[in-house]
RNAcentral holds the sequence, with entries from MGnify. c-di-GMP-I riboswitch aptamer from a soil metagenome, 73 nucleotides, folded computationally. Its mean pLDDT, the model's own confidence on a scale to 100, is 89.
RNA sequence: GAUAAUAGCAAAGCCAGAGCAAUCUGGUGACGCAAAGCCACGGGUCCAGGGAUUGGAUAGCCGGGUUGCCGAA
Numbered sequence: 001g002a003u004a005a006u007a008g009c010a011a012a013g014c015c016a017g018a019g020c021a022a023u024c025u026g027g028u029g030a031c032g033c034a035a036a037g038c039c040a041c042g043g044g045u046c047c048a049g050g051g052a053u054u055g056g057a058u059a060g061c062c063g064g065g066u067u068g069c070c071g072a073a
Stems, first nucleotide, its partner, number of pairs: 001070001008033002013028006031060001037066003041063003044058005
């Protein structure tokens, strides 16, 4: 970060399963994505809990870290 190229990923919904839940996994399906690859470090949000200085989730909420494809202006 381009009216480029080779690729890649996969929202919502639906089906099956796991979980108290948030949510996750597989299949299907594409809303979109220059890292929509990975990391729970900071903030936010969500779930569990009477509460906690507790546990969990979210990386496709933001920031940050780290690895990677191409090579026009």